[in-house]
RNA sequence: GCAGCUGUGGUUCAGGGGCAGGAUAUGAGCUUCCCAAGCUUAAGACCCGGGUUCGAAUCCCGGCAGCUGCA
Numbered sequence: 001g002c003a004g005c006u007g008u009g010g011u012u013c014a015g016g017g018g019c020a021g022g023a024u025a026u027g028a029g030c031u032u033c034c035c036a037a038g039c040u041u042a043a044g045a046c047c048c049g050g051g052u053u054c055g056a057a058u059c060c061c062g063g064c065a066g067c068u069g070c071a
Stems, first nucleotide, its partner, number of pairs: 001070007010024004018054001026042005047063005
């Protein structure tokens, strides 16, 4: 330099046009003599810019970052 893949809560993994979800972690409550475990509950995210569309995390273009391959 070229090509491919990936980018979603603190972490990790789904979701591929119409409400953004699971696990885990965190806060609060219940339970307990205390801790742990368990139960309930709360907050928390779509890499950036543009385009298409009534509507974009999702489709298209460009950029950035990471990984892999080739040179």
The RNA shown here (transfer RNA) has 71 nucleotides and comes from a Candidatus Nanoarchaeia archaeon. The coordinates come from a structure-prediction model, not an experiment, and the mean pLDDT is 83. Its Rfam family is "tRNA".